[in-house]
Context: one part of a larger RNA
Molecule: large-subunit ribosomal RNA, domain I
Organism: soil metagenome
RNA sequence: GGCGUAUGGUGGAUGCCUUGGCUCUUAUAGGCGAUGAAGGACGUGAUAGGCUGCGAUAAGCCUCGGGGAGGUGCCGAAUAACCGUUAUAUCCCAGGAUUUCUGAAUGGGGAAACCCGGCACGUUGAAGGUGUAUCACGAAAGAGCAAACCCGGAGAACUGAAACAUCUAAGUACCCGGAGGAAGAGAAAACAAAUAGUGAUUCCCCAAGUAGUGGCGAGCGAACGGGGAACAGCCCAAACCUAUGUGGUUAAGGCCACGUAGGGGUUGUAGGACUACAAUAUGGACUGUAAAUGGAAAGUGGAAGUUUCUGGAAAGAAACACCAUAGAAGGUGAUAGUCCCGUACACGAAUUUCAUUUACUACCUAGUAGUAUCCUGAGUACCGCGGGGUCGGAGACGCCUUGUGGGAAUUUGCCGGCACCAUCCGGUAAGGCUAAAUACUCAUAAGAGACCGAUAGCGAACAAGUACUGUGAAGGAAAGGUGAAAAGAACCUCGAACAGAGGAGUGAAAUAGAACCUGAAACCAUACGCUU
Numbered sequence: 001g002g003c004g005u006a007u008g009g010u011g012g013a014u015g016c017c018u019u020g021g022c023u024c025u026u027a028u029a030g031g032c033g034a035u036g037a038a039g040g041a042c043g044u045g046a047u048a049g050g051c052u053g054c055g056a057u058a059a060g061c062c063u064c065g066g067g068g069a070g071g072u073g074c075c076g077a078a079u080a081a082c083c084g085u086u087a088u089a090u091c092c093c094a095g096g097a098u099u100u101c102u103g104a105a106u107g108g109g110g111a112a113a114c115c116c117g118g119c120a121c122g123u124u125g126a127a128g129g130u131g132u133a134u135c136a137c138g139a140a141a142g143a144g145c146a147a148a149c150c151c152g153g154a155g156a157a158c159u160g161a162a163a164c165a166u167c168u169a170a171g172u173a174c175c176c177g178g179a180g181g182a183a184g185a186g187a188a189a190a191c192a193a194a195u196a197g198u199g200a201u202u203c204c205c206c207a208a209g210u211a212g213u214g215g216c217g218a219g220c221g222a223a224c225g226g227g228g229a230a231c232a233g234c235c236c237a238a239a240c241c242u243a244u245g246u247g248g249u250u251a252a253g254g255c256c257a258c259g260u261a262g263g264g265g266u267u268g269u270a271g272g273a274c275u276a277c278a279a280u281a282u283g284g285a286c287u288g289u290a291a292a293u294g295g296a297a298a299g300u301g302g303a304a305g306u307u308u309c310u311g312g313a314a315a316g317a318a319a320c321a322c323c324a325u326a327g328a329a330g331g332u333g334a335u336a337g338u339c340c341c342g343u344a345c346a347c348g349a350a351u352u353u354c355a356u357u358u359a360c361u362a363c364c365u366a367g368u369a370g371u372a373u374c375c376u377g378a379g380u381a382c383c384g385c386g387g388g389g390u391c392g393g394a395g396a397c398g399c400c401u402u403g404u405g406g407g408a409a410u411u412u413g414c415c416g417g418c419a420c421c422a423u424c425c426g427g428u429a430a431g432g433c434u435a436a437a438u439a440c441u442c443a444u445a446a447g448a449g450a451c452c453g454a455u456a457g458c459g460a461a462c463a464a465g466u467a468c469u470g471u472g473a474a475g476g477a478a479a480g481g482u483g484a485a486a487a488g489a490a491c492c493u494c495g496a497a498c499a500g501a502g503g504a505g506u507g508a509a510a511u512a513g514a515a516c517c518u519g520a521a522a523c524c525a526u527a528c529g530c531u532u
Base pairs, nucleotide, nucleotide: 001531002530003529004528005527006526007525008524009523015517016481017480020452021451022449023448024447025446026445027444028443029441030440031145032144039102040101041100042055043054044053046079047078049075050074051073061096062095063094065092066091070083071082072081107116108115109114117135118132119131120130121129137142149180150178151177152176153175160167164215190198191197202229203228204227205226206225212220213219233433234432235431236377240263241262242261243260244259245258246257247256248255249254268411270376271375272374273373274370275369276368277367283364284363288360289359290358291357292356293355294354295353296352297351299347300346301345305320306319307318308317309316321338322337323327330340331339382406383405384404385403386402387401388400389399392418413428414427415426416425417424468475469474488516491503492502493501494500
């Protein structure tokens, strides 16, 4: 020096644990904000660093209700000083008051949390003080914030095509605007079929990776129809009538034009106005009030076990019992239906709030016949050119949409049925509204998991978006476990010692001693054995 064994040190793997996460389900809620939000700054405690709470009334004030012996939030104890004990403590619910400064920030300014004013009050006056956004903009609404979902506008590239340009990625990402609890869509100028039919929209399954489209490459990719979920249909404009205003006109009654208000009316078997007759039912997506019922926001009651043994400790073992609409879960010195908290079940609200139902009430809602005349959405339909949408990349290319140039008809009208024409069939554009079925989850409540268990699971189980880094946008950690209980080691010894160690003591255990459960390996040391 090597190897081996043993004992220690170091180290923090492993096992066990879980206060934290992840994913999902069902409900709720789906907004907050000029009555000043979200987010912050600074304060606020007897002592007060961080967190939490709160705002100069500052870990709080008032009222109502609940509750009942201990309290003065957490890390966190301690001391002091207080409050309370049978009902005004702490605490919990609801309502109210206060709520500095900043922030849309809004009197003006500003390098946010600061500076400087105006006006009013008050004052002899000044300063100081008090009040003030009817001192920002805007006619008003509004403005700002917020996780996803939704609609609209604008709109990439990497990539794929084994290169690349049409194409793809993708109308995706990002950006902008807007709204709601959902949004959007929506009551046929729809589909379809060949002489059969369906009957608003939305969503799901199938149709179907089909028909198609495509440098016919890569790829992209319907619909009809069928089955389900859910169902709901309506209102204007116009004709016409009434009232009325302005202008024109007439000798005057009046007439004409344009407008306003009310009535009327709303469609395809065309309907309506108009004329004649009849009617006030019924239904509704609806205003307000009241009542009832059911929830939500504190709570209340809530069954039943003892002995012995082992042990530090009984919930374990043994024995004999009991409850159960309760044997869910958690805790308690090991594994508890009967110890605690709960659970099943039953009950509960002064106040606030939601939903449903009922009653009354406001509002809306109907027919038949006739047909001379009137009405039925115009720079619209349609056509040319150029785009976009659709499964359809310009194609034989319809349909929808629209930048541009042209530009109708009026029910004997007009549009569609995938070029175009005819027949036939379907519909009635150029105004509007419309629950439900559907999408999502920042958040609240209750739960679930062949999800994780501290290098995992959220970045974050801990002072975590913290420490730290960066001029900045931004990036972004590590770090859990004594014990049942601190019983956290009085006292003594060594030592310079508030280091460390040895005794003593506590404890079931101290090789559980705070660098604290377990305590692997690498690595280090010591002792012994073998060996060069």